[in-house]
RNA sequence: CAAGUGAAGAGUUUGAUCCUGGCUCAGAUUGAACGCUGGCGGCGUAGUUAAAACAUGCAAGUCGCGGGCGAAAGUAGCAAUACGAGUAGACCGGCGAAAGGGUGAGUAAUGCAUUCCUAACGUACCCCGAGGUCAGGGAUAGCACUGGGAAACUGGUGGUAAUACCUGAUAACCCCGUAGAGUCGUAUGGCUCCGCGGGCAAAGCUCCGGCACCUUGGGAGCGGGGAAUGUCCUAUCAGGUAGUUGGUGAGGUAACGGCUCACCAAGCCUUAGACGGGUAGCCGGUGUGAGAGCACGACCGGCCACAUCGGGACUGAGACACUGCCCGGACUCCUACGGGAGGCUGCAGUGACGAAUAUUCCGCAAUGGGCGAAAGCCUGACGGAGUGACGCCGCGUGCGGGAUGAAGCCCUUCGGGGUGUAAACCGCUGUCAGGGGUAAGCAACCUAAUGAGCUACCCCAGAGGAAGGGGCGACUAACUCUGUGCCAGCAGUCGCGGUAAUACAGAGGCCCCGAGCGUUAAUCGGAGUCAUUGGGCUUAAAGGGUGCGUAGGCGGCGCCGCAAGUGCCUUGUGAAAUCCCACGGCUCAACCGUGGAAUUGCUCGGUAGACUGCGGUGCUUGAGGUCGGUAGAGGUCGCUGGAACUGUAGGUGUAGCGGUGAAAUGCGUAGAUAUCUACAGGAACGCCAAAGGUGAAGACAGGCGACUGGGCCGAUUCUGACGCUGAGGCACGAAAGCGUGGGGAGCGAACGGGAUUAGAUACCCCGGUAGUCCACGCCCUAAACGAUGUGCACAAGACCCGGGAGGUUUUGACACCAUCCGGAUCGAAUUGAAAGUGAUCAGUGCACCGCCUGGGGAGUACGGUCGCAAGGCUAAAACUCAAAGGAAUUGACGGGGACUCACACAAGCGGUGGAACAUGUGGCUCAAUUCGAAGCAACGCGAAGAACCUUAUCCAAGACUUGACAUGCACGGAUUAGUUUCUGGAAACAGGAAUAACACCCGCAAGGGCGGAACGUGCACAGGUGCUGCAUGGCUGUCGUCAGCUCGUGCUGUGAAGUGUCGCGUUAAGUCGCUUAACGAGCGAAACCCCUGUCGCUAGUUGCUAAGGCGCAAGCCAGGACUCUAGCGAGACUGCCGGUGUCAAACCGGAGGAAGGCGGGGAUGACGUCAAGUCCUCAUGGCCUUUAUGUCUUGGGCUGCACACGUGUUACAAUGGUGCGUACAAAGCGAAGCAAUACCGUAAGGUGGAGCAAAUCGCAAAAAACGCACCCCAGUUCAGAUUGAGGUCUGCAACCCGACCUCAUGAAGCCGGAAUCGCUAGUAAUCGCGCAUCAGCUACGGCGCGGUGAAUGUGUUCCUGAGUCUUGUACACACCGCCCGUCAAGCCAUGGGAGCCGGAAAUACCCGAAGCCGUCCCGAUACAGGGAUGUCCACGGUAGGUUCGGUGACUGGGGCUAAGUCGUAACAAGGUAGCCGUAGGGGAACCUGCGGCUGGAUCACCUCCUUU
Repeated sequence: CAAGUGAAGAGUUUGAUCCUGGCUCAGAUUGAACGCUGGCGGCGUAGUUAAAACAUGCAAGUCGCGGGCGAAAGUAGCAAUACGAGUAGACCGGCGAAAGGGUGAGUAAUGCAUUCCUAACGUACCCCGAGGUCAGGGAUAGCACUGGGAAACUGGUGGUAAUACCUGAUAACCCCGUAGAGUCGUAUGGCUCCGCGGGCAAAGCUCCGGCACCUUGGGAGCGGGGAAUGUCCUAUCAGGUAGUUGGUGAGGUAACGGCUCACCAAGCCUUAGACGGGUAGCCGGUGUGAGAGCACGACCGGCCACAUCGGGACUGAGACACUGCCCGGACUCCUACGGGAGGCUGCAGUGACGAAUAUUCCGCAAUGGGCGAAAGCCUGACGGAGUGACGCCGCGUGCGGGAUGAAGCCCUUCGGGGUGUAAACCGCUGUCAGGGGUAAGCAACCUAAUGAGCUACCCCAGAGGAAGGGGCGACUAACUCUGUGCCAGCAGUCGCGGUAAUACAGAGGCCCCGAGCGUUAAUCGGAGUCAUUGGGCUUAAAGGGUGCGUAGGCGGCGCCGCAAGUGCCUUGUGAAAUCCCACGGCUCAACCGUGGAAUUGCUCGGUAGACUGCGGUGCUUGAGGUCGGUAGAGGUCGCUGGAACUGUAGGUGUAGCGGUGAAAUGCGUAGAUAUCUACAGGAACGCCAAAGGUGAAGACAGGCGACUGGGCCGAUUCUGACGCUGAGGCACGAAAGCGUGGGGAGCGAACGGGAUUAGAUACCCCGGUAGUCCACGCCCUAAACGAUGUGCACAAGACCCGGGAGGUUUUGACACCAUCCGGAUCGAAUUGAAAGUGAUCAGUGCACCGCCUGGGGAGUACGGUCGCAAGGCUAAAACUCAAAGGAAUUGACGGGGACUCACACAAGCGGUGGAACAUGUGGCUCAAUUCGAAGCAACGCGAAGAACCUUAUCCAAGACUUGACAUGCACGGAUUAGUUUCUGGAAACAGGAAUAACACCCGCAAGGGCGGAACGUGCACAGGUGCUGCAUGGCUGUCGUCAGCUCGUGCUGUGAAGUGUCGCGUUAAGUCGCUUAACGAGCGAAACCCCUGUCGCUAGUUGCUAAGGCGCAAGCCAGGACUCUAGCGAGACUGCCGGUGUCAAACCGGAGGAAGGCGGGGAUGACGUCAAGUCCUCAUGGCCUUUAUGUCUUGGGCUGCACACGUGUUACAAUGGUGCGUACAAAGCGAAGCAAUACCGUAAGGUGGAGCAAAUCGCAAAAAACGCACCCCAGUUCAGAUUGAGGUCUGCAACCCGACCUCAUGAAGCCGGAAUCGCUAGUAAUCGCGCAUCAGCUACGGCGCGGUGAAUGUGUUCCUGAGUCUUGUACACACCGCCCGUCAAGCCAUGGGAGCCGGAAAUACCCGAAGCCGUCCCGAUACAGGGAUGUCCACGGUAGGUUCGGUGACUGGGGCUAAGUCGUAACAAGGUAGCCGUAGGGGAACCUGCGGCUGGAUCACCUCCUUU
């Protein structure tokens, strides 16, 4: 100098958001343990479990300077004897053994901590002072002799010493009693002085230095006792206590004291928690934390307690004594069975327990202790070493160079990239470990001697002996590949894994730490998540149902005093260690030393006097009283009224009434309902009436009266803080319910019946008992709500209502103004998570009370208490989940609302559903009946053509294996492909024969070469209509041609989000206009495109033909007028007029016009939805297959038939059928084709072939229609299925399995149940024609074309769907949602339970060891001793209870668990609004009654507010 620092968040509830709220993580720490790994050293540390049991050794002895005894081995010697040796040793005696060491069982106060007191006390050893040590005595160990006993041990006799014991003397300033004086203290009283009386001592030894001994005073240190304060949880422990509380006296103690006893009194403790229960040694401190706190009390230090369990005393200065004694219990050991012995919670060590914790080590060298005069002896205290990464700290495992970068491994877009200067290789160094050497220190003595153990320093060799663990989805630093396929597994939380896993496992790479790293357990932190610092309670958990009031808490204005709180100064204390600071010592650090700071506390004294407090005094504004008014469903009791209802009686009257969605039960011809009259009864009080009034709340309503409580206003008269709140307590407290007695009209749980329904223990209906009513007594709960405790003060307004009393106006009315109280609405600031609240606060403050701390379990169990009961109040835990929840947002949904639209309904027309057939599907069948499509939006769909082919992992059978098809490489050899043909075969194929082509080069040619193509062999690979449409692209369907879907900027909101896009009007339309915190924009709508409707222009061949000409005719010339063709234009725009409308957009009507309000039709399909469809069109990831799931072939199947459904065709007939005659289209198609005229055939068709690549020729006849004739209502001259026979055509081939023709046959069917489809005009209906596919055809299908040609509606109640706005929501996989309860199954914890078992603490009684104390006797006396006995008392026993725990047949509910059963309670008006309390009922959710709440939707009305 310094000791004063110091605070972080994240993940997880939702589709998203904000909030509330829990859970989880990141940090630090540990006497730890476990997993993997492990080089060295230092300093620490190590049985947390069984205070359970212990083998063995050691852990307390020492003194000859207290006393008396006193060996042996051995040596020497013949021996005696000497030495050993007065040694060892035991005994008497002294001191020590009460310390040191261990442990934490007990203990919640006899403890501990802090501060005090002791005038109520003790103290061996040590220090200082004073005085003294005289005279005697009798014993007893040892010893000797002799007994008993297995042992432990012990008896008798004899004799002996002392610093052992005893007697006497002396003695004070010691002790006791007492007279007096002084002084001090708060007091009992202390201290000092003086007098008198009484009492008590001693030990010697010696080396002669000294050391002991006795009495006494003082000191130091150490103890005993006391007080205050503090010291865990539990009230589901509320009363406890008889020596209990106090007194007097006595005893006892070192000392006070009920400490003990006798007597007297009846106290004492307690909600500031007694008593009881549980847990626990306490503190200095330790961990954590910014702190306040919270948790802990290992090691070290202080105190306490304990020593196998329980009791007891003895000795002693000190003990009720860890390694002393006695007794009792349990256990262990010895025993000759008679008796004995023992106590590791000392150091080591053993087994046991346990996740787990060390050596039966060395030494007294150091420090300390005991004894001794000393030498010294003893010391498992202690000093050291050993074991364990258990912790902290330090060091090392090398350092430098070294490639566009080896190998290996991994990844790859195949180019490359990573590991990576890393390695190899070159050079260097030498810590630690290893070897050798020298030697300082721990060492200090009286001076010497003395080191168990540790170590500094020097030298040597050599990169050698020394790296792992965890992690890599987010939190949280760090990513790829492969394997696996909701499996195996991971996981702290959220969560990963069901074929492309950064989440599992392996690998490569990377990240973190490093001789460690992780995991588990535990504490604090984060957690402001118990909130003193520093939280909340309208709706998230949370205001008591309401008041009165006790204790307590808090309390108006002025003055005076005191000084308890409070501030400042100060005294003592707050042990040391620890923490912190500075300096220092080990090489550093850990560690250690010295000094300081700190120890926030308690305490002595002083001071200040603001504030609080206490005492006193005054005041009036808080509070209360008085007087005068005033409103009111305030309360209690009594009397009384009318309407309605039901009943009874009578009259009139007749067949119904009643009830419902519709009915039925019920009532009624014995006369109901209806109606009139009279009477009876009980309950409730219409209008007034309201957002109204009153009350503390519950609650209170006809009228009148009696009694009675409270409020408000005004006056400013009195008291003088009398106040506020209020734990316990007391009182009141809707409805239901209970008890007793009444009453009973209506209503109406239960119950009966009728309906509804799958069922209907309900909703609806008919009845109906308790109850509802009254009196008295209980119950005490509600959504008892404003979900908002009470009181006071303060902080913008506007407006309305109720109650007062004023002012302005001459008075009055009205009106206006200001004021007090109460009740509402809107609203500024504020506040709030938001919704909202906003002077009646949820704003800003104060005071006091109540309550909350995640969801479930559960307001439950047990216990207590109250109740007649029902039940109320109080009130947990185990277990389980990661959420539960509030407000608001966007959607979606509603058996919510408003508006609008659509062939959605209605109004119509025609169908389907019934028949036969066709076709598709399901099902069934089969060797196979290939596959896909599945509500709308699969089912005449993929398929615009299944006899073979097609055709497929369809089936049976037979073949091929580089392959039916593509590319590349290598090799072979000289052909080969093609054509013809033979054999086997069902074919494919296999085998054989003949012939023999091509490109290039050389060459005239013959021929040769080459090796391209080709062939063969082999390798790569081909191939797959195999799987996954839930890995995909593309394409498509659908909502839907519905009008929507979005963006930028701005603005609003904490935010999700909103606004724009809403509103009003209008439209087919988010179309347009107006308004507007929005202004613009985009994708859609519209328009642009095509066809069609009118006109014009242009152009006329193959089309057309009015005029003209020619021709017998067909037709030809000719013409461009017309039709038509096909190109370009025009035209329609609400443009014009009238009306309506906001001077708008637009709508209605009209004119003109071919066409009028989008003219008609088509193409065109927003953001998105359905994991919609398609891997079998195509493309494609991954997987699978490779002598087969590939390829080829023959035959079969896809066509199978009891049946069910969809879509169609043809019909059932007369608006028809048949026959004959006759007229008018459009759009297409044609060369492997369309095919005319002609001929043959009844016909299908055949023969034949003109013409035509087509406005030219052909298909080609249009049909319905129209005209004439017949049929005459019938299973027919309807209808045509089915079947038989005979044919035609296509084709390699019509058996399975084609179409068509002719003749014959002639089924069902006479208009179709429930239900259901299409269509709004050239539409429906009806009629025919064409085309694609195609050899042919199953086409009655599909796609087009034209002919004929209606009816109805001008509306939006309902069904369906859609759009916009709004509302509710517990839905968000979005109503095909969510979700409740019983039952059944498995698992888990728990309550009750006949009992059974065990523990704990008491009570009463019995027994009563040892022992202290007392009494008696013996012992001649003294010290002892012996015997007997009394009180107390451990253990033990008996009894009835209390309490805790374990277990228990059975039983109750609870929790959890992908796909169980029954229903549908709740969320939407959840289909009967829901919920609360209560009562009854029911398989269950629940239902019903009564009262209450809105935390109910919807519609209407009333009222007020806001805005204009």
This is a predicted structure of a 1508-nucleotide RNA (small-subunit ribosomal RNA) from a Planctomycetota bacterium.
The coordinates come from a structure-prediction model, not an experiment, and the mean pLDDT is 83.
Rfam family: Bacterial small subunit ribosomal RNA. Its family is annotated with ribosome and structural constituent of ribosome in the Gene Ontology.
Taxonomically the source falls in Planctomycetota (Bacteria, Pseudomonadati).